[in-house]
RNA sequence: GGGCGGGUAGCUCAGUUGGCUAGAGCAUCUGACUUACAUUCAGGAGGUCGUGGGUUCAAGUCCCUCUCCGCCCA
Numbered sequence: 001g002g003g004c005g006g007g008u009a010g011c012u013c014a015g016u017u018g019g020c021u022a023g024a025g026c027a028u029c030u031g032a033c034u035u036a037c038a039u040u041c042a043g044g045a046g047g048u049c050g051u052g053g054g055u056u057c058a059a060g061u062c063c064c065u066c067u068c069c070g071c072c073c074a
Stems, first nucleotide, its partner, number of pairs: 001073007010026004019057001028044005050066001052064003
């Protein structure tokens, strides 16, 4: 330098053909249970969907630029 894959909650990830309000598990907080802790159960909080632009009535999803990570080729 070229090609491919990826960046979504603190962590690991899902998100189908663009559609109405962005989700799961773990972690964290509160309550219940217990003498207490753990387990279990119920509930809550937590997001610029990597950056900037474009298309569209509508973008995590499509297009372009940039940036970061991984793999391959040279």

Background
The RNA shown here (transfer RNA) has 74 nucleotides and comes from a Vulcanimicrobiota bacterium. Rfam family: tRNA. Rfam links the family to the GO term triplet codon-amino acid adaptor activity. The family's RNA type in Rfam is transfer RNA. The RNAcentral record of the sequence draws on ENA and MGnify.